[in-house]
RNA sequence: AGCGGGAUAGCACAGUCAGGUCUAGUGCGCAAGGCUCAUGACCUUGAGGUCGGAGGUUCAAAUCCUUCUCCCGCUA
Numbered sequence: 001a002g003c004g005g006g007a008u009a010g011c012a013c014a015g016u017c018a019g020g021u022c023u024a025g026u027g028c029g030c031a032a033g034g035c036u037c038a039u040g041a042c043c044u045u046g047a048g049g050u051c052g053g054a055g056g057u058u059c060a061a062a063u064c065c066u067u068c069u070c071c072c073g074c075u076a
């Protein structure tokens, strides 16, 4: 330098292909309650992200387009 993949809650991921029933879900973790001899296991509830940044298209964007940043890999 060229090409490919990725960036979504504290962590790990799904959702992107075919935009709308997602003003975003699951597991772990965290908080409260229940149960318990018990700070474990199990059950219930809750907080926590507006989807890497910026712009564009659209009635509507995590999802499409452009650009930038960062991470991983391949080639030279």
Base pairs, nucleotide, nucleotide: 001075002074003073004072005071006070007069010028011027012026013025020059030046031045032044033043034042052068053067054066055065056064
Predicted 3D model of a 76-nucleotide RNA (transfer RNA) from a Candidatus Heimdallarchaeaceae archaeon. Rfam family: tRNA. By type it is a transfer RNA. The RNAcentral record of the sequence draws on ENA.